[in-house]
Context: one part of a larger RNA
RNA sequence: GAUGAACGCUGGCGGCGUGCUUAACACAUGCAAGUCGAACGGGAAACCUUUUAUUGAAGCUUCGGCAGAUUUAGCUGGUUUCUAGUGGCGGACGGGUGAGUAACGCGUGGGCAACCUGCCCUAUACAGGGGGAUAACAACCAGAAAUGGUUGCUAAUACCGCAUAAGCGCACAGGACCGCAUGGUCCGGUGUGAAAAACUCCGGUGGUAUAGGAUGGACCCGCGUUGGAUUAGCCAGUUGGCAGGGUAACGGCCUACCAAAGCGACGAUCCAUAGCCGGCCUGAGAGGGUGAACGGCCACAUUGGGACUGAGACACGGCCCAGACUCCUACGGGAGGCAGCAGUGGGGAAUAUUGCACAAUGGGGGAAACCCUGAUGCAGCGACGCCGCGUGAAGGAAGAAGUAUCUCGGUAUGUAAACUUCUAUCAGCAGGGAAGAUAGUGACGGUACCUGACUAAGAAGCCCCGGCUAACUACGUGCCAGCAGCCGCGGUAAUACGUAGGGGGCAAGCGUUAUCC
Numbered sequence: 001g002a003u004g005a006a007c008g009c010u011g012g013c014g015g016c017g018u019g020c021u022u023a024a025c026a027c028a029u030g031c032a033a034g035u036c037g038a039a040c041g042g043g044a045a046a047c048c049u050u051u052u053a054u055u056g057a058a059g060c061u062u063c064g065g066c067a068g069a070u071u072u073a074g075c076u077g078g079u080u081u082c083u084a085g086u087g088g089c090g091g092a093c094g095g096g097u098g099a100g101u102a103a104c105g106c107g108u109g110g111g112c113a114a115c116c117u118g119c120c121c122u123a124u125a126c127a128g129g130g131g132g133a134u135a136a137c138a139a140c141c142a143g144a145a146a147u148g149g150u151u152g153c154u155a156a157u158a159c160c161g162c163a164u165a166a167g168c169g170c171a172c173a174g175g176a177c178c179g180c181a182u183g184g185u186c187c188g189g190u191g192u193g194a195a196a197a198a199c200u201c202c203g204g205u206g207g208u209a210u211a212g213g214a215u216g217g218a219c220c221c222g223c224g225u226u227g228g229a230u231u232a233g234c235c236a237g238u239u240g241g242c243a244g245g246g247u248a249a250c251g252g253c254c255u256a257c258c259a260a261a262g263c264g265a266c267g268a269u270c271c272a273u274a275g276c277c278g279g280c281c282u283g284a285g286a287g288g289g290u291g292a293a294c295g296g297c298c299a300c301a302u303u304g305g306g307a308c309u310g311a312g313a314c315a316c317g318g319c320c321c322a323g324a325c326u327c328c329u330a331c332g333g334g335a336g337g338c339a340g341c342a343g344u345g346g347g348g349a350a351u352a353u354u355g356c357a358c359a360a361u362g363g364g365g366g367a368a369a370c371c372c373u374g375a376u377g378c379a380g381c382g383a384c385g386c387c388g389c390g391u392g393a394a395g396g397a398a399g400a401a402g403u404a405u406c407u408c409g410g411u412a413u414g415u416a417a418a419c420u421u422c423u424a425u426c427a428g429c430a431g432g433g434a435a436g437a438u439a440g441u442g443a444c445g446g447u448a449c450c451u452g453a454c455u456a457a458g459a460a461g462c463c464c465c466g467g468c469u470a471a472c473u474a475c476g477u478g479c480c481a482g483c484a485g486c487c488g489c490g491g492u493a494a495u496a497c498g499u500a501g502g503g504g505g506c507a508a509g510c511g512u513u514a515u516c517c
Base pairs, nucleotide, nucleotide: 001516002515003514005513006512007511008510009509012389013388014387015386016385017384018382019381020347025345026344027343029342030341031340034089035088036087039086040085042083043082044081045080046079047078048077051074052073053072059066060065096300097299098298105225106224107223108222109221110220111219115217116216120213121212122211123210124209125208126207128162130160131159137152138151139150140149141148142147168193169192170191171190172189174187175186176185177184178183198205199204226272227271228270233263234262238260239259240258241257243255244254245253275297276296277295278294279290280289281288282287302323303322304321305320306319325336326335327334328333353379355378356377357376361375362373363372364371365370392422393421394420395419402413403412404411405410426458429452430451431450432449436444461506462505463504464503465502466487467486468485472501473500474499475498476497482489483488
């Protein structure tokens, strides 16, 4: 000098930041991922309409009736809204944590002639004609529940054939050109294979194939990346080959066979510790330390394992299995996963509200309106940090009182106070009142800010005073009580202990402790 700090004493205001460093301990409760009815068949409600039956008011009446307001129930068609289910897209982003990892994990520079890429952009071409189901629903059944079964009906942008299709895929043989090895590009030939979906408010929005782009990712390599030799040998898919499988793709990635290799004192293996970086702290620099917040990458999601779906996961708020734990149970069986935001218990020296809003920025869905969003924007709490401001200003004497000291004369506190004049920053009161938003739309918020009136009022402490080190006297104590970072002080005049007066330093803080330079 610094800190994500803590502790002691003290504490006025504001702005901007920041806040479980410990138990990757266990979690009550609420919320954190939905959306689309312009993909689909149902269902519900409201309104309009067609029509049937029902009810029968006012009025008229030749007293027989006419008339038809109103009520109720159903049918046909339509409009609007809502939606459990099928279907699409999104739940692989955003958010959290740092357990593991000494590794191509990260950083940096390259490679990919060994790769993938939904949504988006560009270009070319196309969308013909069929089929069979199934949820919802209904009926029945099983179960305490979670949930499940059977039968029957139905739709689609759900599913499956057929047609067509090139400069697309595969197989076979050939030619030209080129290269960094394996090889790459182009050309034509033969055979063979693979597409599609509609909706519409008629404006559009979608669908399929191929090529290119953009974006995002996968893989490989050089170099760098903590300590220990009181760890010296390690390794059997091990090292290489060949064949096959697998993958988006290369590869012992996997399998069979063959060979016996491969790594290591330039530190293998083992053990311990640790997420890495941009940065941050310190330092003149070189360097040393560190990796909170913010940004990039990685890993993880109760522990271990596994795959499914998908452009993308081996998936925090998806699935399956096993383990531990918690809960429900009719004992047969089931349910759960805060290292999301709040919050609780526990641990700890120690770390906050079960807040408001989608107004802004961004994200998902949707043609849109819009819906969702504990991302985010804000507010609350904490002197935890940095920065700024205030706690008044001017005048006021041989100098009040009090207090301390004294050689009793005085000296110090001290222009300090009182007193006079003045001002109003902050806080308090009243009035006005934004920008942030582009038609509309403001959580923050009657906030920031502006104006007015009002009172010196509401606002100073902490540490130190032997030397280092700025700042001295008195009393008490008497190697006691105590102090102390080092030297050291205290045993009867202690500037070093305790108190007082005075002084020094910093100041809404000041000291102490811990850690780093």